This is a predicted structure of a 73-nucleotide RNA (transfer RNA) from a Parcubacteria group bacterium. Model confidence (mean pLDDT): 80 of 100. It matches the Rfam family "tRNA". The family's RNA type in Rfam is transfer RNA.
[in-house]
RNA sequence: GCAUUGGUAGCUCAGUUGGGAGAGCGCCGGGUUUGCGAUCCGGAGGUCGGGGAUUCGAACUCCCUCCAGUGCA
Numbered sequence: 001g002c003a004u005u006g007g008u009a010g011c012u013c014a015g016u017u018g019g020g021a022g023a024g025c026g027c028c029g030g031g032u033u034u035g036c037g038a039u040c041c042g043g044a045g046g047u048c049g050g051g052g053a054u055u056c057g058a059a060c061u062c063c064c065u066c067c068a069g070u071g072c073a
Base pairs, nucleotide, nucleotide: 001072002071003070004069005068006067007066010025011024012023013022019056027043028042029041030040031039049065050064051063052062053061
């Protein structure tokens, strides 16, 4: 340099027929408990890497770009 995969919550990751942004763990509050453990209930937390385009509508389609991995040169 070329090709390809990935980037979504604090962490690990789901979510592609284009229309609800989610799970587990963690965090906060409460119940239970001798108890800051275990367990049960509830809650907070997200510019979906960045910018632009298409569309009534984009995490998802297209273009540019940044970062990381892999292969080739």